[in-house]
RNA sequence: AUGGAGAGUUUGAUCCUGGCUCAGGACGAACGCUGGCGGCGUGCUUAACACAUGCAAGUCGAGCGGAAAGGCCACUUCGGUGGUACUCGAGCGGCGAACGGGUGAGUAACACGUGAGUAAUCUGCCCUCCACUUUGGGAUAGCCACCGGAAACGGUGAUUAAUACCGGAUAUGACAUGGGCCCGCAUGGGUUUGUGUGGAAAGUUUUUCGGUGGGGGAUGUGCUCGCGGCCUAUCAGCUUGAUGGUGGGGUAAUGGCCUACCAUGGCUUCGACGGGUAGCCGGCCUGAGAGGGUGACCGGCCACACUGGGACUGAGACACGGCCCAGACUCCUACGGGAGGCAGCAGUGGGGAAUAUUGGACAAUGGGCGGAAGCCUGAUCCAGCAACGCCGCGUGAGGGAUGACGGCCUUCGGGUUGUAAACCUCUUUCGCCUGCGACGAAGCGAAAGUGACGGUAGCAGGUAAAGAAGCACCGGCCAACUACGUGCCAGCAGCCGCGGUAAUACGUAGGGUGCGAGCGUUGUCCGGAAUUAUUGGGCGUAAAGGGCUCGUAGGCGGUUUGUCGCGUCGGGAGUGAAAACCAUGAGCUUAACUCAUGGCUUGCUUUCGAUACGGGCAGACUAGAGGUAUGCAGGGGAGAACGGAAUUCCUGGUGUAGCGGUGAAAUGCGCAGAUAUCAGGAGGAACACCGGUGGCGAAGGCGGUUCUCUGGGCAUUACCUGACGCUGAGGAGCGAAAGUGUGGGGAGCGAACAGGAUUAGAUACCCUGGUAGUCCACACCGUAAACGUUGGGCGCUAGGUGUGGGGCCUAUUCCAUGGGUUCCGUGCCGCAGCUAACGCAUUAAGCGCCCCGCCUGGGGAGUACGGCCGCAAGGCUAAAACUCAAAGGAAUUGACGGGGGCCCGCACAAGCGGCGGAGCAUGCGGAUUAAUUCGAUGCAACGCGAAGAACCUUACCUGGAUUUGACAUAUAGGGAAAUCUGCUAGAGAUAGCAGGUCCGUAAGGGCCCUAUACAGGUGGUGCAUGGCUGUCGUCAGCUCGUGUCGUGAGAUGUUGGGUUAAGUCCCGCAACGAGCGCAACCCUCGUCCUUAGUUGCCAUCAUUUAGUUGGGCACUCUAAGGAAACCGCCGGUGAUAAGCCGGAGGAAGGUGGGGAUGACGUCAAGUCCUCAUGGCCCUUACGCGCUGGGCUACACACGUGCUACAAUGGCGGUGACAGUGGGCAGCAAUCUCGCAAGGGUGAGCUAAUCUCCAAAAGCCGUCUCAGUUCGGAUUGUUCUCUGCAACUCGAGAGCAUGAAGGCGGAAUCGCUAGUAAUCGCGGAUCAGCAUGCCGCGGUGAAUACGUUCCCAGGCCUUGUACACACCGCCCGUCACACCAUGGGAGUUGGAUUCACCCGAAGGCAGUGCGCUAACCGCAAGGAGGCAGCUGACCACGGUGGGUUCAGCGACUGGGGUGAAGUCGUAACAAGGUAGCCGUAGGGGAACCUGCGGCUGGAUCACCUCCUU
Repeated sequence: AUGGAGAGUUUGAUCCUGGCUCAGGACGAACGCUGGCGGCGUGCUUAACACAUGCAAGUCGAGCGGAAAGGCCACUUCGGUGGUACUCGAGCGGCGAACGGGUGAGUAACACGUGAGUAAUCUGCCCUCCACUUUGGGAUAGCCACCGGAAACGGUGAUUAAUACCGGAUAUGACAUGGGCCCGCAUGGGUUUGUGUGGAAAGUUUUUCGGUGGGGGAUGUGCUCGCGGCCUAUCAGCUUGAUGGUGGGGUAAUGGCCUACCAUGGCUUCGACGGGUAGCCGGCCUGAGAGGGUGACCGGCCACACUGGGACUGAGACACGGCCCAGACUCCUACGGGAGGCAGCAGUGGGGAAUAUUGGACAAUGGGCGGAAGCCUGAUCCAGCAACGCCGCGUGAGGGAUGACGGCCUUCGGGUUGUAAACCUCUUUCGCCUGCGACGAAGCGAAAGUGACGGUAGCAGGUAAAGAAGCACCGGCCAACUACGUGCCAGCAGCCGCGGUAAUACGUAGGGUGCGAGCGUUGUCCGGAAUUAUUGGGCGUAAAGGGCUCGUAGGCGGUUUGUCGCGUCGGGAGUGAAAACCAUGAGCUUAACUCAUGGCUUGCUUUCGAUACGGGCAGACUAGAGGUAUGCAGGGGAGAACGGAAUUCCUGGUGUAGCGGUGAAAUGCGCAGAUAUCAGGAGGAACACCGGUGGCGAAGGCGGUUCUCUGGGCAUUACCUGACGCUGAGGAGCGAAAGUGUGGGGAGCGAACAGGAUUAGAUACCCUGGUAGUCCACACCGUAAACGUUGGGCGCUAGGUGUGGGGCCUAUUCCAUGGGUUCCGUGCCGCAGCUAACGCAUUAAGCGCCCCGCCUGGGGAGUACGGCCGCAAGGCUAAAACUCAAAGGAAUUGACGGGGGCCCGCACAAGCGGCGGAGCAUGCGGAUUAAUUCGAUGCAACGCGAAGAACCUUACCUGGAUUUGACAUAUAGGGAAAUCUGCUAGAGAUAGCAGGUCCGUAAGGGCCCUAUACAGGUGGUGCAUGGCUGUCGUCAGCUCGUGUCGUGAGAUGUUGGGUUAAGUCCCGCAACGAGCGCAACCCUCGUCCUUAGUUGCCAUCAUUUAGUUGGGCACUCUAAGGAAACCGCCGGUGAUAAGCCGGAGGAAGGUGGGGAUGACGUCAAGUCCUCAUGGCCCUUACGCGCUGGGCUACACACGUGCUACAAUGGCGGUGACAGUGGGCAGCAAUCUCGCAAGGGUGAGCUAAUCUCCAAAAGCCGUCUCAGUUCGGAUUGUUCUCUGCAACUCGAGAGCAUGAAGGCGGAAUCGCUAGUAAUCGCGGAUCAGCAUGCCGCGGUGAAUACGUUCCCAGGCCUUGUACACACCGCCCGUCACACCAUGGGAGUUGGAUUCACCCGAAGGCAGUGCGCUAACCGCAAGGAGGCAGCUGACCACGGUGGGUUCAGCGACUGGGGUGAAGUCGUAACAAGGUAGCCGUAGGGGAACCUGCGGCUGGAUCACCUCCUU
């Protein structure tokens, strides 16, 4: 010492900046849902809007005259009369009514707070002290009589009292004045003494209660001053009683408070004056505090009382429940005239989201009057209403598992609600019922008696778990999750955001979480927000340094001595009201609440002391600053003069057909002689080389040479002055380019403009011209990316290396910028440190001090309005409404670039052959249809799923059937074997009829019907999924662990130098290793060897028509194993490496050819119609049979193929030669028939045995360039085969027919060697059907210089405003809708001001001819007073003008926001013309162009500097 928490949201991710939002607390609250009790508080925040009704201020008979009413007594004609003073209406008189209560309109002020002053004041009642309380007088209300008036009220006459009023005497004192003494703070105060002026009331038996004068006290009030507390400068000047003085007046009192005169002052950037807003404070809320907000309740002060003005009375008022006047409003009225003021308590209307009873009592506390009793008191105390707030209590406690029923969920097993309930035992607070029943009472009164609250609190008894739980939330922040419904709808939302068919975010339910008689929502304030930063922020790039300098006020200021004691520090005193707050106690059963004591009250005033530091004053010093002297460099500035090169023009000469210009062109110039070239001349502007991250200047800026004038700087010297300094709000000056004015000048360039191009367009970029302007003089403008985006000054804090200007030392024969050192300037690199990072780093963005300027989310907007400046253009100053949740900085990873570098690929190039043209086949689109089932759609759909749609397939359509189903399982009941055969009807499914039967040793198997669960679905969703697949791509990449670097995202490794097909390998390296990929391992082909020879083979021997047979297995071949190839060897090259090049050997040579093999991932790629599968949907149908049809259609368009167009060919002939494969519901030889397809026959073969099986290109002959002996479509006809069935809709054969087509536009595809091209063969599917697909062999090329370009890809690097990632982002006009706003002819209203007019009431002044009791009086009158009148002042009102604020306003300007509107493409990449700033012109628009500037421009090259 008790005290400080954060989170969400900008991004693909990160750090930072920065706003928005949330969690907390509070409230005079309101609203929604809900609601048991009590205590204590609180309750019109809005219309200071209007108010019906009642009450809120009276009292005193002990001041007075009295007696209206009541009581009592007496009388009575019963109508009343008299008395009394128990009492008391009205009246005179006194006191009170100025308190108490309400409200916050006004007020920015001595109104409030705080502290002083009053020697400039008053103070009724109260306390205290001193003295006195004498003597007279005249009226008047009431009452009575009369009169007026509707009323309110008034008039006349007569009469009367007082503590009402008046005169006289006395008087300490008071006041005026003279003298003395003392004191203070200036005026002055106190005291003493002399002279002059003015006052009293009674009542009682007594005490008493009073009265008068004076002193003091207390209380209260007035006035003055210091300090303190709102916003606005888009209010900068204000003021004429204004500032002061003198005289006078006025007041309780100072004072221009008022007045006359005089002077000319006074206030203000330390914010006057004006505008807006507002009662102030103690406090209250919040906060760690400093602060911020607020001023309900309670307390202090102020102001107000329908609005405005005014005074009267009084101790006190300019008076809430008094008066006068004016105004508005309301009410009464007999229309003549009157009455009223709830911002007192209740209450009413109105306004409003919203705020209570027309209650009880004076019992208590307090107030007024009174001697007192007492009366009055809507102050107050209580009660009523309201969960409005705070606090307390309850709605039960213990036990109780088969974990019941029900609900919800479910993976169907269960889980959960949940010990919760039921049930058992117990308790009774609160409530309810009954009974008892207070404290508060002190006091007053002789006594009796006296409590609104209240039969309340409390106590006792009784009653039965009995009467008592809701609200919000459950995506994150933020505790709490599932189901259903809904389907970008309905809705939610504080921010981020949810909802488009599986929503923990909407609605409902179950469950859960939080709080609980409340819970949420809304509003406001503080907090979090260090987001206005004093505590405690910033300004290179995020918002933010003024364009630069000089300089005023101000702020800050070197060394030293003395002094003062202003700041500062310490002690004391006064004050800082109470309440509140805090602490400790105490009282209500506790708490809230209340009480007591202490603390706190951070402040102000005053006093005593200290004097280091800051300050004042006085003095000294020289290190800051300035000056003298000697040198030095310089595009510093101004003026004048001179010069050469070049462009253009003019003149002349030579000379001829073009020149010029561009990407290419054209406009333009040129035969009237251009361009080119030579000579001469004119004129204007700018000054090559030197020239340089070189110099000078404050900045803008300054460049040929010379002269004149002139500013500043640096070095050296240490002679002078002695803090003279720094900064600098306002202010002043300077200030590129463009622009403006006047007058010149005008060569080149060149906005505007014109023409030519480009283009979809081209108001541009390019070209040809060209006016302002650019130049000069004078005068304006005053802005720029006026930038180092970095204000100025001073000090401190490692270095290295250039360069410019000086000084010193040293070396050298001389020269030289040799070396060293030092000061000033100007660059680069770099440590510490700083920074969000980038970066800065002695020229700081480091560490400190001083001063100035500026910032506080983005847009609206540097805009509007206002003001100032300007000739104008415009500049300076500078908002708000509205709108968004971001806008931004730096860096990271990607992606992208009409950026760069390197490298690959049939990518281009070099070649060969095609496609695109024809006919046909096939697939798709489209259109068609009852249906033409569905899917696939750039590459990566389209001879794809489909390895084969006549029925079937089949999913589509038509028609006709069926419903536990064509198929599975289970249960229950019943029947009977089922399958099968035949007949009838029907298109068939199906139906009917007839016939006939169980198997098995047993266990068991198997069928039909009915019923229930269920089956079934090629129905939807491939964007809910699994699996599988395509593609980038067989491209060389993709990652990880540990370490290191970075705040972090991330980086490093993986980059670099070489090399490779390769992230392949080598070397280097803060990396070291590893994984998935590459390669290899696997299969196959190529060579050889070994083993084994049947169905294979046949060299040798025999045999034969025939490897047929014997025989052999050597060879081929078959099929098992092995060898072989590794840059291994040699040479060259290379870092001696990895490797590359060449050679040898070898069947094969540098991965030998081919295949299989597809990293991390991308495309919500494809597939729910292969299969599987979650939700959803259908269930006499979207299921399941059947018939027929369709998928085969056809104006057209496209893809992929086949056949061709012919002679490298067609046709005919011909015993040349393969390989892979297939075959029993099969392949089929042979023979035979047919022209043929094919038919008949059926040897052989379950296959190295038999068979399909004929290979075809080839070779030989012929045809001879033609729509042909090419080509075969189409059509006719006759057949064959398969099959239940070839009509829609199969294939094939024969004969006949003989179309298009003569090599194919733009464009486009494949292929690098046994490849392309070409030729045939086989297989799967399949009853039948191939030009498709998958395989097989035969013949067998051409070309590759090379990587500039197209495409795709990889690595590195760079820019980025992209990250859905360039098919990105994004700008402006126009059109439409909505919103707020500026201007606007005007119009309406408020506020304020000036001038003038009017001039109520009122006080003051004057007058006072009318009236007049007190005093005087010789009685005439006088003094005095009053009415009346007049004057100035003055409220309301009127007229005119001004200022200001606000509302509305035809039309109009821009702005903002909106769904996929229109036009373009400006910006982001070199954004396709680098962009941007200022300015000017132009243009539909973004914009374009000129001039000057900036880098916040990419790329390449050069120069310079730096590092190693």